[in-house]
Background
Small-subunit ribosomal RNA, 5' domain from an uncultured prokaryote, 524 nucleotides, folded computationally.
Context: one part of a larger RNA
RNA sequence: GAUUGAACGCUGGCGGCAUGCUUAACACAUGCAAGUCGAACGGUAACAGGCCCUUCGGGGUGCUGACGAGUGGCGGACGGGUGAGUAACGCGUAGGAAUCUGCCCUGAUGUGGGGGACAACCUGGUGAAAACCAGGCUAAUACCGCAUACGCCCUACGGGGGAAAGCGGGGGAUCUUCGGACCUCGCGCUUCAGGAUGAGCCUGCGUCCGAUUAGCUUGUUGGUGGGGUAACGGCCUACCAAGGCGACGAUCGGUAGCUGGUCUGAGAGGACGACCAGCCACACUGGGACUGAGACACGGCCCAGACUCCUACGGGAGGCAGCAGUGGGGAAUAUUGGACAAUAGGCGCAAGCCUGAUCCAGCAAUGCCGCGUGAGCGAUGAAGGCCUUCGGGUCGUAAAACUCUGUUGUUAGGGAAGAACAAGUAUCGGAGUAACUGCCGGUACCUUGACGGUACCUAACCAGAAAGCCACGGCUAACUACGUGCCAGCAGCCGCGGUAAUACGUAGGUGGCAAGCGUUGUCC
Repeated sequence: GAUUGAACGCUGGCGGCAUGCUUAACACAUGCAAGUCGAACGGUAACAGGCCCUUCGGGGUGCUGACGAGUGGCGGACGGGUGAGUAACGCGUAGGAAUCUGCCCUGAUGUGGGGGACAACCUGGUGAAAACCAGGCUAAUACCGCAUACGCCCUACGGGGGAAAGCGGGGGAUCUUCGGACCUCGCGCUUCAGGAUGAGCCUGCGUCCGAUUAGCUUGUUGGUGGGGUAACGGCCUACCAAGGCGACGAUCGGUAGCUGGUCUGAGAGGACGACCAGCCACACUGGGACUGAGACACGGCCCAGACUCCUACGGGAGGCAGCAGUGGGGAAUAUUGGACAAUAGGCGCAAGCCUGAUCCAGCAAUGCCGCGUGAGCGAUGAAGGCCUUCGGGUCGUAAAACUCUGUUGUUAGGGAAGAACAAGUAUCGGAGUAACUGCCGGUACCUUGACGGUACCUAACCAGAAAGCCACGGCUAACUACGUGCCAGCAGCCGCGGUAAUACGUAGGUGGCAAGCGUUGUCC
C1' cells in the first nucleotide's frame, strides 16, 4: 500500500446494489417450513343449496356443490440447513466396464375372465393419557389366482417360470333390467425395445504437518468352490498357498470438508475456501433394517444412551445444523414481517391446493457505488476569537447584506415495467370418428401485482433540517500561545517531559480524508 462475513471509539443526511453467529454440531418455549388427488374407492363429520316432515325450537334425506376421518395412488430420497466427522477414490482431473434408473420422450404389444379379504362404519371391552383388543358388514386403479405373451432363464432337442385396471367427456343406429351394453375421444394400466436424465462401481495422476512416529498387516495378499449384490470384487464363507505394504515415508499422531474460485503480488508464489455454483458428509449420540425406481431416510420406523416434558406412577411424548424467535457463549452478526403476483417444485385432466424454496419488505454506514449539506456577488477587510515587535497580522469573501436555484426534504397530483399464461366466452381451422358441443391448435374479448402511498414525472414551499474524524518533532502533508515542570502524560520506530516543550493538556491556526474518520485484529 492493498484486503476484510470484521469488532471498538467519536460522529452520522439520502439512495441503489450486495452482505449479516467466523464463538457452543450448546440447549430450545411458540408459530409456520410437505402435501395433494372425489376424473381410483366405500362413503358423509362440518358448511352451503335442493326436496320432505314440523310442535317453528328443529329433524330427516349424499340428491347437488363440496368434503373431516378412512382405503388407495403419487410425492415426503427434491427443495432448505450445517461443516461435526473425513488425509479418504472424499474431492479435482483423465479414463474404464461388470450395472440399475419412478416420472419424461419415441416405437411396438396387450388391457380377457374370476376370487377372497381388510380399514372406514356398527357392537363390546381395556387405559389417566398415548393408544390398543375382540366380534360383525363393505368398495376399489388395494390384494390373490386362471388365461395369453416369446422379449427372460436353464442342461437350449426339449423344458420351466412370468403381466395388467380402470376412470372421465360425447354420441347416431341396435339391444336394454333404463343403470347401461356398444362406438368414439382423452387420461391411465401391463410387457418389451430404444433414448434422455439420475445414480452405483473400478483405475492412473494430483491433494497439509510431524521420523522427538520405522516397521505395519491374519480376511491380511492371492487362488478354487459356494453365497450375496442392480453390478465387479475377501463383499461374505469353507479349503489351499504365504503372501501384501514401506525412507519415492507404510503405520501412527496432529490438523482439515474438497473444488470452481477469493485476497495479495509485476510475475513466480503465498494465504484463504464467508456469500454464489459443483461434489461429499451429517441430522440429539450410537446401532439397525423396513418401504421404495431411488434412503439405510433432517421435519419416517425399531433398539440402546444422555437430556427435557406429561402422568392417575401402571406408562407415555420429544429432537430448529429448515424460517423467524429465546436462553447461553462471545469483541460480534437482523423481523416470532408480507405474498404465492413472478421464477420454480409436489399433487391434480383441469380449476386449483401446498410451498419460511423463492420473490419482497423490515433492521445494521457491515461493504461498494452515487448524490447532497447550496450558487453568484459581497472590504467599513465589520463584530468577535487568537497572535503581536502594539504599528499591525490572521481566521477572511469567510460572515452579514443583496440576487438566484431547489438536488435532497415536506405536501399535493399524475404514474410505468415486472403479466406471459392458464381457465372462461365467442370464432376459425385440424386429427380421428358413423358423428360431435368432446380433443388439439390459432385469433379476439375478459381476468390475474405481495412489493406499493413503488420507481419515475409534475407543481407549490422554504437556504429553511443535513459535517465530522484524525493529525501537525522526524519518517509524514501541516505551528504558534498558554498551562504543566522526569509530575501529569505521549509513543508504530527513533524517542519527548527535570521552568521559555512546534512531541504532554487546552486554545487559535494549519494539513489530510470525508458520511465517514481513527484504532485493534487477519492475510499478502